[in-house]
The RNA shown here (transfer RNA) has 71 nucleotides and comes from Moesziomyces antarcticus T-34.
The sequence is in RNAcentral, with records from GtRNAdb.
Rfam family: tRNA. From the family's description: Transfer RNA (tRNA) molecules are approximately 80 nucleotides in length. The family's RNA type in Rfam is transfer RNA.
It is recorded under the gene name tRNA-Gly-GCC-2-1.
RNA sequence: GCAUUGAUAGUGUAGGGGUAUCAUGAGUCGUUGCCAUCGACUCGACCGGGGUUCGAGUCCCCGUCAAUGCU
Numbered sequence: 001g002c003a004u005u006g007a008u009a010g011u012g013u014a015g016g017g018g019u020a021u022c023a024u025g026a027g028u029c030g031u032u033g034c035c036a037u038c039g040a041c042u043c044g045a046c047c048g049g050g051g052u053u054c055g056a057g058u059c060c061c062c063g064u065c066a067a068u069g070c071u
Stems, first nucleotide, its partner, number of pairs: 001070007010024003018054001025043006047063005
């Protein structure tokens, strides 16, 4: 230098056009004489920019970062 793959809550993850999933975490409440466990509720995310579309996390382009391969 070229190619491929990836980037989603604090952390790990699912979702490949139609309200973004689950776990963990944090908060409140319940349970208990207290703590732990358990239960209920709540909070928290689509790498940046542009395009296509009625609608983009998803499709396309450019960029950044990471991994792998080739040179």

Its mean pLDDT, the model's own confidence on a scale to 100, is 83. The organism belongs to Moesziomyces antarcticus, within Eukaryota.